[in-house]
The prediction has a mean pLDDT of 81.
The RNA shown here (Guanidine-I riboswitch aptamer) has 106 nucleotides.
The model forms 100% of the base pairs in the Rfam consensus.
It matches the Rfam family "Guanidine-I riboswitch aptamer". A reference for the family is Barrick et al. (2004), "New RNA motifs suggest an expanded scope for riboswitches in bacterial genetic control", Proc Natl Acad Sci U S A. From the family's description: This family represents a conserved RNA structure found upstream of the ykkC and yxkD genes in Bacillus subtilis and related genes in other bacteria.
The sequence was found by an Rfam model in a public genome assembly.
RNA sequence: GAAUCAGUUGCCUAGGGUUCCGCGGCGCAGCGCGCCGGACUGGUCCGAGAGGGAACGGCACGGCCGCAUGGCCGCGCAGACACGGAGGGAUAAAAGCCCGGGAGAU
Numbered sequence: 001g002a003a004u005c006a007g008u009u010g011c012c013u014a015g016g017g018u019u020c021c022g023c024g025g026c027g028c029a030g031c032g033c034g035c036c037g038g039a040c041u042g043g044u045c046c047g048a049g050a051g052g053g054a055a056c057g058g059c060a061c062g063g064c065c066g067c068a069u070g071g072c073c074g075c076g077c078a079g080a081c082a083c084g085g086a087g088g089g090a091u092a093a094a095a096g097c098c099c100g101g102g103a104g105a106u
Stems, first nucleotide, its partner, number of pairs: 007056003011052002015046002020043002022040001023037006058077002061074005081101001083104001087099003
């Protein structure tokens, strides 16, 4: 000095908290409201670069079309590696979220 599309977007998980629901406690004068509780299992919710999976994209080959950069179809391939703070930010709030494959380390 150098990051390979170290590709994009849903779904899910580890994990995360507490807006809403539920649950627990208290109050009322009354069956639903209000307050408190996430050192409440949960539903909703948030959720991974270094977790899973899918689609799209990428690449190679073949066929067709086109003067051509290319387009369409088919078929296959790869997606490897990956230690990591402190601090800050969003949301109701927190986090393996975002800053961030950052600083730093090797």